[in-house]
RNA sequence: UGCAUCUAAAGGCCGAGUUCUCCGGACAUCCGGAGGAGCGGGGGACCCACCGCCCUCAUUUAGGGGUUAAUCCGCCACCGGCGGAGGGGCAGUGAAACCUCUCAGCUCUAACCCGACAGCUAACCCCGUAGGCCACUGAGAGGGCCGCA
Numbered sequence: 001u002g003c004a005u006c007u008a009a010a011g012g013c014c015g016a017g018u019u020c021u022c023c024g025g026a027c028a029u030c031c032g033g034a035g036g037a038g039c040g041g042g043g044g045a046c047c048c049a050c051c052g053c054c055c056u057c058a059u060u061u062a063g064g065g066g067u068u069a070a071u072c073c074g075c076c077a078c079c080g081g082c083g084g085a086g087g088g089g090c091a092g093u094g095a096a097a098c099c100u101c102u103c104a105g106c107u108c109u110a111a112c113c114c115g116a117c118a119g120c121u122a123a124c125c126c127c128g129u130a131g132g133c134c135a136c137u138g139a140g141a142g143g144g145c146c147g148c149a
Base pairs, nucleotide, nucleotide: 001149002148003147005095006094011134012133013132014131018037019036020035021034022033023032024031025030038129039128040127041126042125043124048119061116063117064114065113066112067111071085072084073083074082075081076080086109087108088107089106090105098143099142100141101140102139103138104137
């Protein structure tokens, strides 16, 4: 330099929460039901861990456990707020997309469930496949994409 390949142009993000088949109802889009695939979660052996007895302290249920990033600690003029530690998230035409790490910046750290009960756990069993949003991030390093002439 040329060829080939990928990618963008229908903006994206958090999250497991995507996709396919059949049936029924509806004007396509849509709704309901039943099955898969993919992704996610819980229960559940051996082994291991825990568990035994005595004493001290606390409590009078100090219950315990699960999903999730969403826990712990301190302070105050105190049931509201502030701060710290830990944990989570942050797309944007070009070799990107994608993955990991570092620095800086901006953000979140809620909510719900089981019901006296569950450590790990092969086989096996059960469950979910929603909802919400625009904190519109930048830089560096490595991997990867990546092949041919």
Description:
c-di-AMP riboswitch aptamer (ydaO/yuaA leader) from a Chloroflexota bacterium, 149 nucleotides, folded computationally. Its Rfam family is "c-di-AMP riboswitch aptamer (ydaO/yuaA leader)". Rfam's curators write: This family represents a conserved RNA structure found upstream of the ydaO and yuaA genes in Bacillus subtilis and related genes in other bacteria. The model forms 96% of the base pairs in the Rfam consensus.